[in-house]
The prediction has a mean pLDDT of 78. Predicted 3D model of a 155-nucleotide RNA (SAM riboswitch aptamer (S box leader)) from Arenibacter nanhaiticus. NCBI's taxonomy places the organism under Bacteria, Pseudomonadati, Bacteroidota, Flavobacteriales, Arenibacter. Rfam family: SAM riboswitch aptamer (S box leader). From the family's description: The SAM riboswitch is found upstream of a number of genes which code for proteins involved in methionine or cysteine biosynthesis in Gram-positive bacteria. The RNAcentral record of the sequence draws on Rfam and Ribocentre.
RNA sequence: ACGUUAUCAAGAAAGGCGGAGGGAUUAGACCCAAUGAAGCCUUAGCAACCCUUUUUUCCACGCCGAUAGCGCUCGGAAGGAAUGAAGAAGGUGCUACUUUCUAAUCCUGUCAGGAUGCCCAAAAAGGGUCUUCGUGGCACAGGAAUAGAUAACAA
Numbered sequence: 001a002c003g004u005u006a007u008c009a010a011g012a013a014a015g016g017c018g019g020a021g022g023g024a025u026u027a028g029a030c031c032c033a034a035u036g037a038a039g040c041c042u043u044a045g046c047a048a049c050c051c052u053u054u055u056u057u058c059c060a061c062g063c064c065g066a067u068a069g070c071g072c073u074c075g076g077a078a079g080g081a082a083u084g085a086a087g088a089a090g091g092u093g094c095u096a097c098u099u100u101c102u103a104a105u106c107c108u109g110u111c112a113g114g115a116u117g118c119c120c121a122a123a124a125a126g127g128g129u130c131u132u133c134g135u136g137g138c139a140c141a142g143g144a145a146u147a148g149a150u151a152a153c154a155a
Stems, first nucleotide, its partner, number of pairs: 003153006013043005021032003025104005044095003049091002051087004056082004063076004099147001105144006111136002114133002117129004
């Protein structure tokens, strides 16, 4: 690098260097930026993925001891896993806008408009209707996936 799992609507700043871009990709928007972008350094903060302590449950008819003996009885201890709570020294990460918004591949519903459906009409022209069936490249809403970011594990 690839892979697996989890989270992504919350939260959180200043200074110095730097000197024109940035908001992952593609397309379209919108926003930030010379009142200083990206990037680097220093300090601070946010959070709770790893981490520390602890409750409960399970592994467990397990292990050690008690009992004349046995026991699913009583007591004790350690390990692993899961789930809550608290903490924040350390390892990361982060500190504009929902992962800035929409789409990238689908599903459901609503809405719109229609016919190859149905009804009326000369067996027409045409009119009506939307339950059956299609459609909506930008109509709305919700959900899943994909992609991305971060962490842990494995490699």